This is a predicted structure of a 1419-nucleotide RNA (small-subunit ribosomal RNA) from a metagenome. Its Rfam family is "Bacterial small subunit ribosomal RNA". Rfam links the family to the GO terms ribosome and structural constituent of ribosome.
[in-house]
RNA sequence: GGGGGUAGCAAUACCUUAGUGGCGGACGGGUGAGUAAUACAUAGGAAUCUGCCUUGUAGUGGGGGGCAACUUGGGGAAACUCAAGCUAAUACCGCAUACGACCUACGGGUGAAAGGGGGCUUCGGCCCUCGCUAUAGAUGAGCCUAUGUCUGAUUAGCUAGUUGGUGGGGUAAAGGCCUACCAAGGCGACGAUCAGUAGCUGGUCUGAGAGGACGACCAGCCACACUGGGACUGAGACACGGCCCAGACUCCUACGGGAGGCAGCAGUGGGGAAUAUUGGACAAUGGGCGAAAGCCUGAUCCAGCAAUACCGCGUGUGUGAAGAAGGCCUGCGGGUUGUAAAGCACUUUCAGUUGGGAAGAAAAGCUGUUGGUUAAUACCCAGCAGUGUUGACGUUACCAACAGAAUAAGCACCGGCUAACUCUGUGCCAGCAGCCGCGGUAAUACAGAGGGUGCAAGCGUUAAUCGGAAUUACUGGGCGUAAAGCGUACGUAGGUGGCUAAAUAAGUCAGAUGUGAAAUCCUCGAGCUCAACUUGAGAAUUGCAUUUGAAACUGCUUAGCUAGAGUAUGGUAGAGGGAAGUGGAAUUCCACGUGUAGCGGUGAAAUGCGUAGAUAUGUGGAGGAACAUCAGUGGCGAAGGCGACUUCCUGGACUAAUACUGACACUGAGGUACGAAAGCGUGGGGAGCAAACAGGAUUAGAUACCCUGGUAGUCCACGCCCUAAACGAUGAGAACUAGAUGUUGGGGGAGUUAAGUCCUUUAGUAUCGCAGCUAACGCGUUAAGUUCUCCGCUUGGGGAGUACGGCCGCAAGGUUAAAACUCAAAUGAAUUGACGGGGGCCCGCACAAGCGGUGGAGCAUGUGGUUUAAUUCGAUGCAACGCGAAGAACCUUACCUGGCCUUGACAUGUCUGAAAUCUCUGAGAGAUUAGAGAGUGCCUUCGGGAAUCAGAACACAGGUGCUGCAUGGCUGUCGUCAGCUCGUGUCGUGAGAUGUUGGGUUAAGUCCCGCAACGAGCGCAACCCUUGUCCUUAGUUGCCAGCACGUAAUGGUGGGAACUCUAAGGAGACUGCCGGUGACAAACCGGAGGAAGGUGGGGAUGACGUCAAGUCAUCAUGGCCCUUAUGGCCAGGGCUACACACGUGCUACAAUGGGCGGUACAGAGGGUUGCCAAGCCGCGAGGUGGAGCUAAUCCCAAAAAACCGCUCGUAGUCCGGAUUGGAGUCUGCAACUCGACUCCAUGAAGUCGGAAUUGCUAGUAAUCGCAGGUCAGCAUACUGCGGUAAAUACGUUCCCGGGCCUUGUACACACCGCCCGUCACACCAUGGGAGUUGGUUGUACCAGAAGUAGGUAGUCUAACCGUGAGGAGGACGCUUACCACGGUAUGGUCAAUGACUGGGGUGAAGUCGGAACAAGGUA
Repeated sequence: GGGGGUAGCAAUACCUUAGUGGCGGACGGGUGAGUAAUACAUAGGAAUCUGCCUUGUAGUGGGGGGCAACUUGGGGAAACUCAAGCUAAUACCGCAUACGACCUACGGGUGAAAGGGGGCUUCGGCCCUCGCUAUAGAUGAGCCUAUGUCUGAUUAGCUAGUUGGUGGGGUAAAGGCCUACCAAGGCGACGAUCAGUAGCUGGUCUGAGAGGACGACCAGCCACACUGGGACUGAGACACGGCCCAGACUCCUACGGGAGGCAGCAGUGGGGAAUAUUGGACAAUGGGCGAAAGCCUGAUCCAGCAAUACCGCGUGUGUGAAGAAGGCCUGCGGGUUGUAAAGCACUUUCAGUUGGGAAGAAAAGCUGUUGGUUAAUACCCAGCAGUGUUGACGUUACCAACAGAAUAAGCACCGGCUAACUCUGUGCCAGCAGCCGCGGUAAUACAGAGGGUGCAAGCGUUAAUCGGAAUUACUGGGCGUAAAGCGUACGUAGGUGGCUAAAUAAGUCAGAUGUGAAAUCCUCGAGCUCAACUUGAGAAUUGCAUUUGAAACUGCUUAGCUAGAGUAUGGUAGAGGGAAGUGGAAUUCCACGUGUAGCGGUGAAAUGCGUAGAUAUGUGGAGGAACAUCAGUGGCGAAGGCGACUUCCUGGACUAAUACUGACACUGAGGUACGAAAGCGUGGGGAGCAAACAGGAUUAGAUACCCUGGUAGUCCACGCCCUAAACGAUGAGAACUAGAUGUUGGGGGAGUUAAGUCCUUUAGUAUCGCAGCUAACGCGUUAAGUUCUCCGCUUGGGGAGUACGGCCGCAAGGUUAAAACUCAAAUGAAUUGACGGGGGCCCGCACAAGCGGUGGAGCAUGUGGUUUAAUUCGAUGCAACGCGAAGAACCUUACCUGGCCUUGACAUGUCUGAAAUCUCUGAGAGAUUAGAGAGUGCCUUCGGGAAUCAGAACACAGGUGCUGCAUGGCUGUCGUCAGCUCGUGUCGUGAGAUGUUGGGUUAAGUCCCGCAACGAGCGCAACCCUUGUCCUUAGUUGCCAGCACGUAAUGGUGGGAACUCUAAGGAGACUGCCGGUGACAAACCGGAGGAAGGUGGGGAUGACGUCAAGUCAUCAUGGCCCUUAUGGCCAGGGCUACACACGUGCUACAAUGGGCGGUACAGAGGGUUGCCAAGCCGCGAGGUGGAGCUAAUCCCAAAAAACCGCUCGUAGUCCGGAUUGGAGUCUGCAACUCGACUCCAUGAAGUCGGAAUUGCUAGUAAUCGCAGGUCAGCAUACUGCGGUAAAUACGUUCCCGGGCCUUGUACACACCGCCCGUCACACCAUGGGAGUUGGUUGUACCAGAAGUAGGUAGUCUAACCGUGAGGAGGACGCUUACCACGGUAUGGUCAAUGACUGGGGUGAAGUCGGAACAAGGUA
């Protein structure tokens, strides 16, 4: 100013709305993509701008021309837009003025403005207020400097507007910010450049701190707003909800063209292990606009969702033992859950219902009043009083009433770490597991249950950070052997550096000032009932800057010094280095001589050489390489290394005495030089040796060890290589800290004829050793001790000193040097064992010396295997195999077949009945079953009891079923070996050691001596039994000297007690005695005496332990299993089989014998269900017979070998006796399967035994018989007994086993150990790879939107100038420069992928060998 509406007559007022104009949209809110510095933090600086705000000063005069809205017309689907006409302003443009402002050549020049709303008015104007213009401040912003701010050097060189200057331009402002010219600078080992990662800070978490990790919330700064570029406007932007362009994407479209940007608040989709409501209000705080009322505000305040976190509260309290029921466990008694529950008596927080009820509200506004200002009682400002309005939260907090224990407990764990234990199930399965590790039939580890423990509205898991971790060590580690000293030296930068004085004040120290935002943390208070939380004050903010002082120390500067270092002079030792020359011994080769058949080589051989004359030997010659003796933990050198002699050149060390220089020093990143052997290149040389290679051996093989040859190489010159267990596994330099001994090179002294000697001092070198150090071993003035300076290196094992990249190299290769992945260890030192094809000592029938066997034959017996319906089971190297079994025809018997029983053959309990029992008959294989008959017991308190039998049902019986790897007991074995331990002490960090080792000795850890040990225990020995001698006592059944009797004969008889013997007790033997040896010991050797001599012989006796040794079938026993059967009974069969193999035996093979005949001598046993005599019968086994004997009485019972004769004569026999036929005897219910014996007949193998292997050392081996147990019968077996009666042992080298000491060890399930590599298979990560794909980036070029700046005058043009024409200025257009996107070419780099390929890792039992650990069998 217009349109519309309401009120109004109108002016006008109010509301609303598009437009003009003003202010704000640069704040607030979000996010962290980019950014390693245009950023941030701290402290400074000068060349700037700053709307609103504040203070002061000075102004605010007078004009002009337009454009929206509006009207009219047009285009378009739309967004929107074009043309004509009208109009206002605090919109726009001149003019005037200039205190202050700006510029200046000091003369001067430039540059402003806008009015609106009120009051009064005398209409002149005055006043108030909001603005406007120019200045000062405050605030905010821009710019610059210094310092600090992640990782990688397998990123070492980067940079042309780059660094600086001058002129010009540009900006608000300094400046290469831009431009022209000039100069050639600038940055970098104190890490430039490049690559990767990342917003920064106050702070947060952790930590004693120093640190480490992080940067949510809150606060400061920065950057960004779909991606990239650009400017406009504005005080401020290159602008989250503005504009233009390009690109990607989404949407609309009439296909012509348009629209958009949630990293605002909610919300949706997607992604993801995962993160909320499309809520309420501007009531408070704050912001914008406005004069104000007020409007806007997903800022904000509240509410909702989520146990996400912190804090607080509750889920009841008291009482209650019959210790209820149920659960679980159980030793079956009980225990536990557990006062827990129930019951009884109380309370009412929370939740629920009902009612009440703060604070958050201060204002603003209005009224009155006081003061200031003023001419003013207007306004305005300030104060006071009164009035009255505003609450989203909100059913608020809080309070009261009501009823009732009422509405409210889970999660993890229970093997150790780590608080908390049992049962059941499962059976290396299922599963657990943070680490160690659980699970294979008794799982506190899995699963469930009961119980318990810890936390608790939570608990546990997962992920992550710090701590513990001194495990990156600044505080605060190490490097001889555990990871770790560069192979050695010189030396650059750097680091560090002797004594005195002065000066300075950089470091250092002290004070002051500024800053170190607030919040956080801490301390003391305050407010919510407490707390979390909020809040006041203080402290702190360890830093930076400025300033004032101090001057000891470090630094810088100056002046000196001589103790470090160096120079000069005289000596000394030396395999120090380089070059040239010389020498002898030896090997080989050549020539000649002598000489003949072998040489050579090995564990043994062969290849090889040799009759063409080798080897051997003599003489001469050639050639190359190395230098015996001296020679030495001796010397020299930086290290590598250096060894005949002479000469020349040359480096270093040591020493003595003086003089000189005056800190010149030490170390040393990079760098440079040297650097064994092997290897490489070129050219020489080549005797010996000798990779490769060839042959011979060895061997399962032998691409090895051994042998015969033999080429590179070894040697020289020149040039590379640059590594070694390059080691003292010990960096260089300096100082300090007990000694002893040896040795090398100097000096001094004593003594000495000389040599030898002694003392002392230096520089090396070596052994021991104190303190100290060290995990220990060890080191120890030559440190691994105590300190200082500098350098290098290390951070679990493997992968790997490898890959890729770089550098070096001719190559070989070197150097620098990762990761993925994988394991829970790898390693050091020491200890105890065990082991060794290590050592020492010792023992044993271990070997040797002997004797006899086994292995060959036949048989017996056991086992394996096979067979079978069954051949029951166990024992399996020694240490199973004549073993359990001291005796399988039935039984045994456990096995098989068949027939039967089911409370059972056997035990206990309950009930009922009955004496028990015996005899006979039938059926059946029998078990069993059907009958008949005899018979009525014992004790008694008369109630009954004990025992037995039968029946019933249930508890239960029963199992030789499994597990000896769940066990007890018993046993074997090492081994009758001499060992195994303990207490105290001592040593050691400890495991452990010592004792127990050592010197002797013994059968012995037996004893003695010594000794940091002293003692003790189990073992040894002794005590026990037996045997050998004597004595005493006793004297029957034994004995008989003497006496007597008797007999054919006999202790037969009387008697005796001497002897033998018997069986009780004693003695005896102890190295006691002598001699010697020995250490004055223990002991040993010899001797005497003695029956016996050094344990007299034999037995019993078996340490700690080992073998998961053997036994569940002797027995016992946990657990599991069977229960009309895996139990029980019965008959028959089997355990007795038989191509075969093995063990243990017997008998033999013969003459030391066989056969026949005769004659002797034992011991120890057994016997009444028994031994059985004499006699008789039988060839005999045996039969008959019946005496004696309960046993020193009788019997078995004859001993046999032996001895005396005869015979056989070396043979398959007069050996041998198997096998078979026949006939018998005995036992027994029964000898068929399956007994023993006898007689007659038969008469096999076998002529002394391969490889191999066994027993025995004296009354033993060998040989001979006898007895016993088992047992009805059955013995070659077993256990005992006596008779006859040897040989040999030098000795400990070897085999086996054992003991002690020592040594090595990668073993500890302990050598039957451990362990390496290829190959094969599976899986995993990784390198190479023709390439392929993508990201990022460099260089060169093309291109050029929008925009800005410059140019231009093609078109248009209100304000100003001009009378006009026109001009100035402006806009559009065109063009130039810059430039985004885009494009082309060519590089760098990163990632992914790739046929094929390389090595690596892992895997339960695969293949081949056997490399390492012991002397690992070749160190």